[in-house]
RNA sequence: UUCUUAUCCAGAGAGGUGGAGGGACUGGCCCUGUGAAGCCUCGGCAACAAAUCUGCAUGAUUCAGAACAUUGUGCCAAUUCCAGCAGCCUGACGGCUAGAAGAUAAGGA
Repeated sequence: UUCUUAUCCAGAGAGGUGGAGGGACUGGCCCUGUGAAGCCUCGGCAACAAAUCUGCAUGAUUCAGAACAUUGUGCCAAUUCCAGCAGCCUGACGGCUAGAAGAUAAGGA
C1' cells in the first nucleotide's frame, strides 16, 4: 500500500510549548488570538487483540459468554458534525433503509 472480517446515535481534558489554522476529501455548517494544528507532560474513556475464567468437547483448535484494565493499539467539540450514490415514503419541508467514502482493531498478501 492493498484484501478480508467486525464496529462506528454511548463514553472520556487539563497544563506547558507553539502562533494560524482545524473538523479525511467536496459542498454546507461549525470550532479557533477568550489561542488552531503539531509536539511534550499528566489524567481519563472504551474494551478490538493478548493474557485470565466459564460453557460445548477426552484433549487441542474453533465458537459463545464473563470479569478485569496488566500488555499492544485506539480515542477524549458537534452521530463518522451533516450531506455526497441509490431506493422508498411525503404536496412540500423532511424522514427511513441500504451503500460508497473514511476511521479503528484483528488477520492475510